[in-house]
RNA sequence: GCAGGCGUGGCCCAACCGGACGGGCACCGGCGUGCGAAGCCGGAAAAUGCGGGUUCGAAUCCCGUCGCUUGCA
Numbered sequence: 001g002c003a004g005g006c007g008u009g010g011c012c013c014a015a016c017c018g019g020a021c022g023g024g025c026a027c028c029g030g031c032g033u034g035c036g037a038a039g040c041c042g043g044a045a046a047a048u049g050c051g052g053g054u055u056c057g058a059a060u061c062c063c064g065u066c067g068c069u070u071g072c073a
Base pairs, nucleotide, nucleotide: 001072002071003070004069005068006067007066010025011024012023013022019056027043028042029041030040031039049065050064051063052062053061
């Protein structure tokens, strides 16, 4: 330099053919316990790398760009 893959809450992962983002861990409260832990119940905040475009509607499609990664040279 060329080509492919990936980028989603604090962390890890999901999301079909474009219909509006779900789960686990963590966190907070309660039950529990001698106090805790485990377990059970409940709860809050918060994310689509960035910038444009298409569309009634974009995590998803298109363009550009940044980072990581794999292959080729």
Source information:
The RNA shown here (transfer RNA) has 73 nucleotides and comes from a Thermoplasmata archaeon. Its Rfam family is "tRNA". Rfam links the family to the GO term triplet codon-amino acid adaptor activity. Rfam's curators write: Transfer RNA (tRNA) molecules are approximately 80 nucleotides in length. Its mean pLDDT, the model's own confidence on a scale to 100, is 82.